[in-house]
The RNA shown here (Glycine riboswitch aptamer) has 110 nucleotides. Its mean pLDDT, the model's own confidence on a scale to 100, is 78. It was read from a public genome assembly, where an Rfam model found it. Of the family's consensus pairs, 90% are formed in the model.

RNA sequence: AUGAAGUUCCCGGGAGAGAGCCGCAAGAAGCGGCCGCCGAAGAGGCAAGGCGCUGCGAUGAGUCGUCGCAGAAAGCUGAAACUUUCAGGCAAAAGGACCGGUGACGGACU
Numbered sequence: 001a002u003g004a005a006g007u008u009c010c011c012g013g014g015a016g017a018g019a020g021c022c023g024c025a026a027g028a029a030g031c032g033g034c035c036g037c038c039g040a041a042g043a044g045g046c047a048a049g050g051c052g053c054u055g056c057g058a059u060g061a062g063u064c065g066u067c068g069c070a071g072a073a074a075g076c077u078g079a080a081a082c083u084u085u086c087a088g089g090c091a092a093a094a095g096g097a098c099c100g101g102u103g104a105c106g107g108a109c110u
Base pairs, nucleotide, nucleotide: 006105007104008103010101011100012099013098018035020034021033022032023031024030036090037089038088042086043084044083045082049077050076051075053071054070055069056068057067058066059065060064
């Protein structure tokens, strides 16, 4: 199910911060160095909580399991527009998290 989540083509919206300086090359493309900044492609980090652990209690039994309560040292897990600034970016264009719309896929959650 008159189709959830999710993915995706297309259309519309969509912020921030340097058209930075120096050198090489100079026909052009470009190459190297030095500072200053931005967060909304991507990537990394983590809080509570959970798992696990410890103690107590209950219960069943087979030195163990289940349930409840409490605690906390290591460990695992753990989101974001937070954070790092690796990557990316700092005129316009392009890109752009995210939002809205049509269609397609999807097939049960939100």